Context: one part of a larger RNA
RNA sequence: GUCAGUGACUUAAUUUAUCGAGCAAGCUUAAGCCGUUAGGUGUAGGCGUAGCGAAAGCGAGUCUGAAUAGGGCGAUUCAGUCGCAUGUCCUAGACCCGAAGCGAAGUGAUCUAUCCAUGGCCAGGUUGAAGCACGUGUAAGAGCGUGUGGAGGACCGAACCCACUUAGGUUGAAAACUGAGGGGAUGAGCUGUGGAUAGGGGUGAAAGGCCAAUCAAACUUCGUGAUAGCUGGUUCUCUCCGAAAUGCAUUUAGGUGCAGCGUCGUGUGUUUCUCACCGGAGGUAGAGCACUGGAUGGCCUAGGGGGCCGACAAGCUUACCGAAGUCAGCCAAACUCCGAAUGCCGGUGAGUGAGAGCGCGGCAGUGAGACUGCGGGGGAUAAGCUUCGUGGUCGAGAGGGAAACAGCCCAGAUCACCGGCUAAGGCCCCUAAGCGUGCGCUAAGUGGGAAAGGAUGUGGGAUCGCCCGGACAACCAGGAGGUUGGCUUAGAAGCAGCCACCCUUGAAAGAGUGCGUAAUAGCUCACUGGUCAAGUGAUUCCGCGCCGACAAUGUAACGGGGCUCAAGCACGCCACCGAAGUUGUGGCAUUGACAUUAUUGGUAGGCCUUCGUGGUCCAGCCGUGUUGAUGGGUAGGAGAGCGUCGUGUGGCCAGCGAAGCGGCGGUGUAAACCAGCCGUGGAGGCUACACGAGUGAGAAUGCAGGC
Numbered sequence: 001g002u003c004a005g006u007g008a009c010u011u012a013a014u015u016u017a018u019c020g021a022g023c024a025a026g027c028u029u030a031a032g033c034c035g036u037u038a039g040g041u042g043u044a045g046g047c048g049u050a051g052c053g054a055a056a057g058c059g060a061g062u063c064u065g066a067a068u069a070g071g072g073c074g075a076u077u078c079a080g081u082c083g084c085a086u087g088u089c090c091u092a093g094a095c096c097c098g099a100a101g102c103g104a105a106g107u108g109a110u111c112u113a114u115c116c117a118u119g120g121c122c123a124g125g126u127u128g129a130a131g132c133a134c135g136u137g138u139a140a141g142a143g144c145g146u147g148u149g150g151a152g153g154a155c156c157g158a159a160c161c162c163a164c165u166u167a168g169g170u171u172g173a174a175a176a177c178u179g180a181g182g183g184g185a186u187g188a189g190c191u192g193u194g195g196a197u198a199g200g201g202g203u204g205a206a207a208g209g210c211c212a213a214u215c216a217a218a219c220u221u222c223g224u225g226a227u228a229g230c231u232g233g234u235u236c237u238c239u240c241c242g243a244a245a246u247g248c249a250u251u252u253a254g255g256u257g258c259a260g261c262g263u264c265g266u267g268u269g270u271u272u273c274u275c276a277c278c279g280g281a282g283g284u285a286g287a288g289c290a291c292u293g294g295a296u297g298g299c300c301u302a303g304g305g306g307g308c309c310g311a312c313a314a315g316c317u318u319a320c321c322g323a324a325g326u327c328a329g330c331c332a333a334a335c336u337c338c339g340a341a342u343g344c345c346g347g348u349g350a351g352u353g354a355g356a357g358c359g360c361g362g363c364a365g366u367g368a369g370a371c372u373g374c375g376g377g378g379g380a381u382a383a384g385c386u387u388c389g390u391g392g393u394c395g396a397g398a399g400g401g402a403a404a405c406a407g408c409c410c411a412g413a414u415c416a417c418c419g420g421c422u423a424a425g426g427c428c429c430c431u432a433a434g435c436g437u438g439c440g441c442u443a444a445g446u447g448g449g450a451a452a453g454g455a456u457g458u459g460g461g462a463u464c465g466c467c468c469g470g471a472c473a474a475c476c477a478g479g480a481g482g483u484u485g486g487c488u489u490a491g492a493a494g495c496a497g498c499c500a501c502c503c504u505u506g507a508a509a510g511a512g513u514g515c516g517u518a519a520u521a522g523c524u525c526a527c528u529g530g531u532c533a534a535g536u537g538a539u540u541c542c543g544c545g546c547c548g549a550c551a552a553u554g555u556a557a558c559g560g561g562g563c564u565c566a567a568g569c570a571c572g573c574c575a576c577c578g579a580a581g582u583u584g585u586g587g588c589a590u591u592g593a594c595a596u597u598a599u600u601g602g603u604a605g606g607c608c609u610u611c612g613u614g615g616u617c618c619a620g621c622c623g624u625g626u627u628g629a630u631g632g633g634u635a636g637g638a639g640a641g642c643g644u645c646g647u648g649u650g651g652c653c654a655g656c657g658a659a660g661c662g663g664c665g666g667u668g669u670a671a672a673c674c675a676g677c678c679g680u681g682g683a684g685g686c687u688a689c690a691c692g693a694g695u696g697a698g699a700a701u702g703c704a705g706g707c
Base pairs, nucleotide, nucleotide: 001707002706003705005703006702011092012091016087017086018085022081023080026047027046028045032041033040034039051058052057061073062072063071064070095233096232098230102223103222104221105220106219107218113197114196115195116194117193118192119191120190121189122187124156125155126154127152131148132147133146134145135144136143160184161183162182164181165180166179167178168177199215201211202210203209236641237640238639239638240637241636246259247258248257249256250255260366261365262363263362264361265360266359267358268357271356273351274350275349276348277347278346279345280344286338287336288335292332293331294330296328297327298326299325303321304320305318306317307316308315369394370393371392372391373390374389375388376387377386378385399410400409401408414587415586416585417584419583420582421581425577426576428561429560430559434574436573437572438571440569441568447563453547454546457544458543459542460541461540462539463538464537465536466535474531475530476529477528478527480504481503482502485499486498487497510525514523515522588631589630590629591628592627593626594625595624596623601622602621603620605617606616607615608614642696644693645692646691647690648689649688650687651686652685653684660680661679662678663677664676665674666673667672
C1' cells in the first nucleotide's frame, strides 16, 4: 500500500411536545404480597378539578391599602390522566477515539551517580628531588663539586581507561558503531565481587546530569471511560422545503445565551407584496453665504508703527500694519436663507394568490464570510487592504460566454430525445454560424497595455484675414535722403544701454527684424515694383492615429494561425450560430382546485335487521379521473422506503438436495430484488403481518490479520 474482517448517537430514570389507544371530572397505582409466571392484588402517594398572598389566612375571589378607591394576579367555566411509540432537554462516561497531567499504593541502584568493605592490575624506556657519603670550603657555618640515593596528581609510550579531530555509516554490521589520527597511563588511576542511598526522594568535581534504550520529577497498577469551549471520524436509499456567517451580552472574541434567518404542526385568512392616487414626517445630493467659522483682492478708514515739526498740547505726512464697514469672487462632516430624486409611514383602489404575512408550539443550524456595483469612514480619493450602509452573485449553483478563471455577463439543472426558437457572446481557419451589406475613419499591426507633456500625422466642423484690380511660396530689382537722431561712451554710425521715434523723395523703405564689426563696413528682414498664375494664412472644436514606452528560460501585452476599401474602429441594416433558458413529444414525483354519479374502489360510525360476505345514511382520509402549478441545493427540519440479525403467528420450500459460494439470464425510480437455468455444497430455509435490535463502512496518521 492493498484485501476481506471489525469500528462510533446507546441504556436507565426524569422533563416536555407530538402520533395513536384506554378511561374520563376524574385518571393512575408504588413498594410489598399471592401466583400455574398468563396474571391477580395492593389506594400510601401523584396529577387534575380554584385562585390570591412572603405568610397567618381568606376564597370566585384575593393581595396591596385607611378605603367599599385604583391597580396586580385570577374567575365568569369546562379536560384531564395513565401506558406504548417518536423528537428533545436534564442526570449519569452519555456519539467514538485522542492528551500533557494530578493523586494513592507499590516495584526498581544487575544500567548509571556517589559511598562502604574486600581483592586485582599498570610492558618497556627516561629524568634524577630530599637525605646520606666523600672531597673542597668557613672561625664555625652557609655554599660548591663528585658519588650514592630513588622522590614526583614528573616525562615518552603498550595493556587498561577516555572520547578531541576527521572520513564513513544515517530503511546502519550497530536504537551511538567503524577506520585513521588524539588524551591519560603511580594516580583526584583503572577494575572484579559483596553491600548502602528511592521518586518532590536519592546521587551529582554541577551538564538539570544520572537513577535499567524512560528524567525540570522513574516505572507498574489503581482512582479512570480524569478532563478536552480543541482536532479527526461518524456506515443504506429516495421525496419536499431550505438557512446563517447579523444585533445585544459575555474573564467574551475560533465558545455560549437571547433575538434574527430555516423547517414541521396548528390557528387566522389576504392581514403580505406590487402599482396608481391622496396625505404626511425629514434636512441628504446639489446649491448658497442669511448665521457659525475659514479665506482672496479692491475701496474706505478707527487704531497702531515710521518720518517731519513741536516746551507741552496740538499739527502735517506715509510704496508700513490694519479692526469695523463696503464691493467683487470663493470654501465647510460636526455652517444653512434654501433644497431634491429615491427611500420611509398612513389611507383608498386595483392587481397578484405565490412555499405570501401574522399568532402559538416541537426541532434545529448559523453567530470566521468572500468578491462585485453604488453611497461613505480609515489609509496615500494605495492594496486581492480595512470598516459600515444598500443591491447582486458565490457560499449552498450545475449549464453558455469572458482562451484558461468561486464572487464578472447570460441563465436557475425532475428524467429521456441524432427535434425547434432564443440570451450573453459570436459568425476567415483552428471552431457552430456572414472572408454579409451600406457609408465613413485608421496606416500606427493602432486594434492587441499606460500618464504629464510634445508634434505642419490625417479626416470633419466653425470663425476671422489676403486673393485674377494677381494673393501665398520662389526668383529678378529696390530697400533711399536729413542722419553717424539726441544722450551716454575710449568708441556707440539702425542693431551695448537711456530718451524720442519726426520730416523729405517716392512704387516702397522702421531714427530699424536678425547675423555681423573695436567702431565703421558687409549680409538680411519689414515694405514696394516685376516675372509666374490660383488659391493662401491664422485661431478654435471634434474623430482616429504618432512619440513619450526599459527585466529577467522563449515569440510571450490578439487564445493561436493569420488580418489592412480588414478578419481593425464608428454608425445603420438583414440573416444565422449559440445554454441543462424556452418550446415540442413522452415518463416520474410533490402540491392545489374540481369530480368520484346514474353503476363500480378501500377504510370508521349511526339506524334497520330475516343475523346473511344483508339493507340504508354518511364525515374525513386513502385511492382514481380531469386540469393547473411546482421539482439546483451545504448546515438543517419533515416524510416515505430498502436491506441485515432475531422473536411470535399464519402459509410454504427442502437429501428427487436448504443456506452459502461461482457463473448465465432478467426486473425495479433508488436502497435492492428474482420468475428461472448450470455447477459446487450437504441441512436447513423462505414468505405475509407484527414486534425487538450489538442493524448498513471508504476515510478516524483507526484496530487486529493475510499478502
The prediction has a mean pLDDT of 84.
Predicted 3D model of a 707-nucleotide part of an RNA (large-subunit ribosomal RNA, domain II) from Durinskia baltica.
Lineage of the source: Eukaryota > Sar > Alveolata > Peridiniales > Durinskia.
It matches the Rfam family "Bacterial large subunit ribosomal RNA".